This is a predicted complex of two RNAs, RNase P RNA and transfer RNA, with 396 nucleotides together. Rfam match: Bacterial RNase P class A. By type it is a ribozyme. Rfam describes the family as follows. Ribonuclease P (RNase P) is a ubiquitous endoribonuclease, found in archaea, bacteria and eukarya as well as chloroplasts and mitochondria. The coordinates come from a structure-prediction model, not an experiment, and the mean pLDDT is 78.

[in-house]
């Protein structure tokens, strides 16, 4: 210098003006509701996909059996995980490193195209050797696999372990309003229906339920944002991570707020001018600044995406 | 917001224990027939099996991820 591997950081900034959403022990207004002004706060590393795991809520505080789903070397971390860390083995790569659904075919069943004598009950090919005799021994050939306790489980299956179901449109409360009517079927202790579990049992409940054609509401509050939170230091541990102490408070919209304009600055890119052997430095105007938008909340994974930095490997050249 | 199903030719769909090759109807192109057109008849073209990986000797088929499309889902008596 070129090619490559791994990891980390930031995710444009500041001010002014006009708007939007929320909070308010501030001020004014009002009988009050409210309204206006002030002050403060206002998207992300992925808010995304909804793929895993939890918190939380309700349903027998979650029962029994079958079915089903997931995971799979060993050890550790965690609230938990299919995540993360360490390590062994396998595999890919010259290497740095990457990837691995990595238990069992010595329980049973199935499958194996083409080629090949033969793909599983060996109806045993060619050549050579050997024997009393025999695929008894070796080599060759076909194939992903050829007698050996054969291959194949991201084939059924078996083993071990784990999993009850539904998701904030869960759930609790308030308000408004109608038709507790009509018709048909079915049921009332010989138990309908419900408790939203794939099925059965069991448990609880106990007079309605189903269909037709209609009627009414489609508003508000809580859950709802302080939490397995974040950050600094110290200690333990190879690491993931854990513990102690101190600091910080950081969006809550509901058809859905977080925007627009102007100025200045920052970064990147190419161009012009000047200095200089060159590297480079100074300066001028210009363009661009990705992916993308919270919706109950967390921990992961995956995917999209701009810029910068660090360490390591291989090859070539120079000293 | 939550949950479920699917993507194969221009259109509508088949495709099973993974096996040499992906098919049907309609449409389209050419021929034949007819004075001419349609129908009938004969023949042909047309496929990134949505995309990217993995398992396997071998993948439309099995597994994982991505992407697009569609459906269900507020209550009262």
């Nucleotide at each position: 210098a070129a090619a490559g591997c791994a990891g980390g950081u930031c995710g444009c900034c500041u001010u002014a003006u006009c708007g939007c959403u929320g909070u308010u022990u501030c001020a004014a207004u009002u009988c009050a509701a409210u309204u206006u002004g002030g002050a403060c706060a206002g998207a992300g590393g992925a808010a995304a996909g909804u793929c895993c795991g939890g918190a939380c809520a309700c349903c027998a505080u979650a029962g029994u059996g079958c079915a089903g789903u997931a995971u799979a070397g060993c050890g550790g971390g965690u609230a938990a995980u299919g995540c993360c860390c360490g390590u062994c083995c396998g595999u890919c790569g010259u290497a740095a490193g990457g990837c691995g659904a990595g238990g069992a075919c010595a329980a049973g069943u199935g499958c194996a195209a083409c080629a090949g004598a033969a793909a599983g009950a060996a109806u045993g090919u060619a050549c050579a050797g050997g024997u009393a005799a025999u695929g008894c021994u070796g080599u060759a050939g076909u194939g992903a696999a050829a007698c050996c306790a054969g291959g194949u489980a991201a084939a059924c299956u078996c083993u071990a372990u784990a999993c009850g179901g539904u998701g904030c449109a869960a759930c609790g409360c308030c308000a408004u309003g109608u038709a507790a009517a009509u018709c048909a079927g079915u049921g009332u202790u010989u138990g309908a229906g419900g408790g939203c579990u794939g099925c059965a049992c069991g448990c609880c409940u106990g007079a309605g339920c189903u269909g037709a054609a209609g009627g009414g509401u489609a508003g508000g509050c809580g859950g709802u944002u302080c939490g397995a939170g974040u950050u600094a230091u110290u200690g333990g541990g190879c690491a993931a991570c854990c513990a102690a102490u101190g600091g910080c408070c950081u969006a809550g919209a509901u058809a859905a707020a977080u925007g627009a304009u102007a100025a200045g600055g920052a970064g990147u890119c190419a161009c012009g001018a000047a200095a200089u052997u060159a590297a480079u430095u100074u300066u001028g105007g210009g363009a661009c600044u990705a992916c993308a938008g919270a919706a109950u909340c967390c921990g992961g994974c995956u995917u999209a995406u701009g810029a910068c930095c660090u360490g390591c490997u291989u090859u070539u050249u120079u000293u | 917001g939550g949950c479920g199903a699917g993507g194969u030719a221009g259109c509508u769909c088949a495709g099973u224990u993974g096996g040499u090759u992906a098919g049907a109807g309609c449409g389209u192109c050419g021929g034949a027939u007819u004075c001419a057109u349609a129908a009938c008849c004969c023949g042909g073209a047309g496929g990134u099996c949505a995309c990217g990986a993995g398992u396997u000797c071998a993948a439309c088929u099995c597994u994982c991820g991505u992407u697009c499309u569609c459906g269900c889902u507020a209550c009262c008596a």